About this RNA: The RNA shown here (Fluoride riboswitch aptamer (crcB RNA motif)) has 62 nucleotides and comes from Sphingomonas sp. ID1715. Of the family's consensus pairs, 100% are formed in the model. The coordinates come from a structure-prediction model, not an experiment, and the mean pLDDT is 78. It matches the Rfam family "Fluoride riboswitch aptamer (crcB RNA motif)". Its family is annotated with response to fluoride and positive regulation of gene expression in the Gene Ontology. Lineage of the source: Bacteria > Alphaproteobacteria > Sphingomonadales > Sphingomonadaceae > Sphingomonas.
RNA sequence: CACGGUGACGGGGAUGGAGUUCCCCGAUAACCGCCGUUCCGGCUGAUGACUCCUACCAACAC
Numbered sequence: 001c002a003c004g005g006u007g008a009c010g011g012g013g014a015u016g017g018a019g020u021u022c023c024c025c026g027a028u029a030a031c032c033g034c035c036g037u038u039c040c041g042g043c044u045g046a047u048g049a050c051u052c053c054u055a056c057c058a059a060c061a062c
Stems, first nucleotide, its partner, number of pairs: 009026005016053006033043004
């Protein structure tokens, strides 16, 4: 100096924050819940998963 390999980056996973981990995407992307009589009505969950915090909901006790 050249070639090859590997690592490093950013974003996303239906509503908040943190840690761990998994998956997806490369900005032209990943992603943007479910059901029904479908533009209207109804339902579950703050997680992709686990733990904690906050908010919300239910029950019980003081």